[in-house]
Predicted 3D model of a 383-nucleotide RNA (Bacterial RNase P class A) from an Actinomycetota bacterium. The gene name in the source record is rnpB.

């Protein structure tokens, strides 16, 4: 220099000038002065928890949930550490319980998808032909004629066929074919035997565990668990429009008082009505939860490391239809278009990523013009 790969970070900067929330002050108001005032994801609302209410003697069942092992944390599907698998020259990235409990499922193709033979391979047995040979036999037919040969039988040999019958080594199908590679063996062939490797078991050794590392040992028992199931561990619900306090008016109940009316008349009886107080309950509505917290910075110590202990020091947004805009000017940086020219810089114009708190906190994952900064790999040059 060039190519990569992890990690962290910022998300324009000064000034004016209008405006908006929230907080203290001042004023008799109208208004004035002062601090503060989004985001790395505030987003998706995917986990996990705080906190609030309702449930609830223990226990288990059923549903969900998580899943290599060790630690971190209030918790986690989230972080660190280390195992073993794949991928990459490498930094480094991706992935994880059990398929030898037992069910189910492997489209299509193929003979066969835990069971088979389509092609082929082979004749050891059975079978079946030829041939030779050796024994036997005289019932039939022939030639020689009391026996021998054709013939009949039976057994050996050696050739064939491939009907039974052996085999799965090699074709062929598929993502996937019954452990792999070679040797020996066989009719052919085969973990039939044997060497190595792979897988299982078992014994020893290391490790806290995942696991590793060595001998032995028989002979191999495909995938898929985001099918069911197994095993381990975890899980009551319902949510800040939770909940808590106050409470207008309007019905509602009770005392008291008032002069009419009504109960045929009279009354210290009763009912309606009228003021006045009172009483729960509760609408609107208000206040409150709500902004000092698993808080943030920097210092020390303990851990590899996530983290955690400890001292110092900050004060940091808080509406409730939901503020945090918007406009000139300068100056940075990036695009894009035009125009110069001394050919890599000057100019003029024109736009600035994603998105935006809403009860809080920890993660996750998604978006994001454009920018720093470090740690590490490769490959090429030069010294």
């Nucleotide at each position: 220099g060039g190519a990569g790969u992890c990690g962290g970070c910022c998300g324009g900067g000064c000034g004016g000038c209008c405006g908006c929330g929230g907080c203290a002050a001042g004023g008799a108001a109208a208004c004035u002065c002062g601090c503060c005032g989004a985001g790395g994801a505030a987003a998706g609302u995917c986990c996990g928890g705080a906190c609030u209410c309702c449930g609830c003697a223990g226990g288990g069942c059923a549903g969900g949930g998580u899943g290599c092992u060790g630690g971190g944390u209030a918790a986690c599907a989230c972080c660190c550490a280390g195992g073993c698998g794949g991928g990459g020259u490498g930094a480094c990235c991706c992935g994880c319980g059990g398929a030898a409990a037992g069910u189910g499922c492997c489209a299509c193709a193929g003979a066969g998808a835990c069971a088979g033979a389509c092609c082929g391979c082979c004749c050891a047995c059975c079978g079946u032909u030829c041939g030779a040979g050796a024994c036997c036999g005289g019932g039939c037919u022939c030639g020689g004629u009391a026996c021998c040969g054709a013939c009949g039988g039976u057994c050996u040999c050696g050739a064939g066929c491939a009907g039974g019958g052996g085999c799965a080594a090699g074709g062929g199908u598929g993502a996937a074919a019954c452990g792999g590679u070679g040797a020996g063996g066989u009719a052919a062939g085969a973990g039939c035997u044997c060497a190595c490797c792979a897988g299982c078991g078992g014994c020893c050794g290391g490790g806290u565990g995942a696991c590793c590392g060595g001998c032995c040992g028989g002979c191999u028992g495909g995938g898929c668990a985001a099918a069911c199931c197994c095993c381990a561990c975890c899980c009551g619900g319902a949510g800040c429009a939770a909940g808590g306090c106050c409470g207008a008016g309007c019905a509602g109940g009770g005392a008291g008082c008032g002069g009419g009316u009504g109960g045929c008349c009279c009354g210290c009886c009763c009912a309606a009505c009228g003021c006045u107080c009172c009483c729960g309950g509760g609408u609107a509505g208000g206040c409150u939860g709500c902004a000092g917290g698993a808080g943030g910075g920097u210092c020390g110590c303990g851990g590899u490391a996530a983290c955690g202990c400890g001292g110092c020091u900050c004060g940091c947004a808080g509406a409730g239809a939901g503020a945090u805009g918007g406009c000139c000017g300068c100056c940075a940086c990036c695009c894009g278009g035009c125009g110069g020219c001394u050919c890599g810089c000057c100019g003029c114009c024109g736009g600035g990523a994603c998105a935006g708190a809403a009860u809080c906190c920890g993660g996750c994952u998604u978006a994001c013009a454009g920018g720093c900064c470090g740690g590490c790999u490769c490959c090429u040059c030069c010294a």
Of the family's consensus pairs, 93% are formed in the model. The organism belongs to Actinomycetota, within Bacteria.